[in-house]
Predicted 3D model of RNase P RNA and transfer RNA as a complex of 479 nucleotides. It holds a member of the Rfam family "Bacterial RNase P class A". Its family is annotated with dimeric ribonuclease P complex, ribonuclease P activity and tRNA processing in the Gene Ontology. It is annotated as a ribozyme. Model confidence (mean pLDDT): 76 of 100.
């Protein structure tokens, strides 16, 4: 200098000005003797005011209600080992496998002798003990030919039939261990060595597993992000969950509440007088009319539901920052310090100046002018994952090349 | 806010559950040719699609994960 890997971070800064949302103070209003309480808006003051992803809503939890949640069925999720955590499908460390020269990265990484299933096309044969297209062989049986022989028969050849083989070729994603040697008619775990596989034992490790030794001649291929089996976990619904208050009016339930006398009638009841209550006329009283007087309205009291609306849930929390200790680490413990949005159709914005970063143009230059500064925005909260993102800057590591 | 579903030619759809001769089938539409004096109708032929990115697998429209877009339900 080039190429690359990993980790952690910022996400425009400062000032002015005009606004917006919340809280507190103060002024103000009402009540009150006061203390104070309540209300409440303002041209006043102070403080705070989006994110690393607030997003997707993909996991996990808190919280709330239903419910009584103990078991089972169904369904779903997860899956090497050990740990972290409130919990997780997240994180850390390690193991095994794959990729890379390396730093490092990736892995849904249990079970395919529990069972069922799938494997198109090609190919002779495609799942269990399979298969022979080209090919190889001619030891065995038959055949044909030749030679020898008196004959019995023998020898040689062919590779035609019966047959032996699976080394090599070919098909395929995959062909029933691989390489080398021995062996054979040719071959083959047929035999041997090494590797792989299976079983057993020992040592180390908490463990996944690693290493070593012995045995077996190989019988046991792939797919479970196919059904399924095993193990672990999950009750359901979500903040529009849910809890509380509740004007007028309407409506549900329970209760309370005001009569006596006389006459008639067997009685239900009717009539008269006065009293009481309600209603109409009427501004009110008186008055008058109507109705009622044992319970229907109305009236009064109580209870419960509940609309509009309001409050709570709603922000102090598995919290942020700093330090110490323990741990390889994720993380945990302790101490100090801070308060850090709480809206409700929903605030956090606009303008100006200086600076910052990038680009373009002009200028010999100093510099000047213009443009751009992402992704995106809370809505109960938190831990993760995933996805989007202009630009800036930091630390560590690997490989290659050059110079000394 | 919460919950659920869907995406295949220009349009409507089959295939997806249970992966394979799927370079994906059908209807209408489109294009070319034939027929006709011409148009229509008819006949023959043709082009055109698995929303996107990864993964599992020998093999993915189909299975799994993520993204994008669309639709529905719920006070």
């Nucleotide at each position: 200098g080039g190429a690359g890997c990993c980790g952690a971070g910022c996400g425009g800064a400062c000032g002015g000005u005009c606004g917006c949302g919340g809280c507190g103070g103060c002024a103000c209003g009402u009540c009150g003797a006061a203390a104070g309480a309540c209300g409440g808006c303002g041209c006043c003051c102070g403080c705070c005011g989006a994110g690393g992803a607030a997003a997707g809503u993909c996991c996990g939890g808190g919280c709330a209600c239903c419910g009584a949640a103990g078991g089972g069925c169904a369904g779903g999720a997860c899956g090497g080992u050990g740990g972290g955590u409130a919990a997780c499908g997240c994180c850390c460390a390690c193991c095994g496998g794959g990729c890379g020269c390396a730093a490092g990265c990736c892995c849904a990484g249990g079970g395919a002798c529990a069972g069922u299933g799938c494997a198109a096309c090609a190919g002779a044969g495609a799942a269990c003990c399979a298969g022979a297209c080209c090919g190889c062989c001619g030891a065995a049986c038959g055949g044909c030919g030749g030679c020898c022989g008196a004959a019995a028969g023998g020898c040689c050849g062919c590779g035609c039939g019966u047959g032996g083989c699976a080394a090599g070729g070919g098909u395929g994603a995959a062909a029933c261990g691989g390489u080398g040697g021995g062996g054979u008619a040719a071959g083959a775990g047929c035999c041997c060595a090494c590797c792989g596989c299976c079983c057993c034992c020992g040592u180390g490790g908490u463990g996944a597993c690693a290493c070593g030794g012995g045995g077996g001649g190989c019988a046991c291929g792939g797919c479970a992000a196919a059904c399924c089996c095993c193990g672990u976990c999950c009750g359901g619904u979500g903040g529009a969950a849910g809890c509380c208050c509740g004007c007028a009016u309407a409506g549900g339930g329970a209760g309370g509440g005001a009569g006596c006398g006389g006459a008639g009638g067997c009685g239900a009841c009717u009539c008269c007088g006065c009293a009481c209550g309600a209603g109409g006329c009427g501004g009110c009283u008186c008055g008058u009319c109507u109705c009622g007087u044992c319970a229907c309205g109305a009236c009064c009291u109580c209870c419960g539901g509940g609309u509009a609306g309001g409050g709570c849930g709603u922000u102090c929390g598995a919290g942020g920052c700093g330090g110490g200790c323990g741990g390889c680490g994720a993380c945990g413990c302790c101490c100090g310090u801070c308060c850090c949005a709480g809206a409700g159709g929903a605030a956090u914005g606009g303008c100006c100046g200086u600076c910052c970063g990038g680009g373009g143009c002009c200028g010999c230059g100093a510099g000047g002018c213009c443009c751009c500064g992402a992704c995106a925005g809370g809505a109960c909260c938190c831990g993760g994952c995933u996805u989007a993102c202009a630009g800036c800057a930091c630390g560590g590591c690997u490989c290659c090349g050059g110079c000394a | 806010g919460c919950c659920c579903c869907c995406a295949u030619c220009g349009u409507c759809u089959a295939g997806c559950c249970c992966g394979g001769u799927c370079c994906a089938g059908g209807a209408c539409a489109c294009c070319a040719c034939c027929c006709u004096u011409u148009c229509a109708a008819g006949g023959u032929g043709g082009g055109u699609a698995c929303a996107c990115g990864g993964g599992u697998u020998c093999g993915a429209a189909u299975c799994c994960c993520g993204u994008u877009g669309g639709g529905g339900g719920u006070a």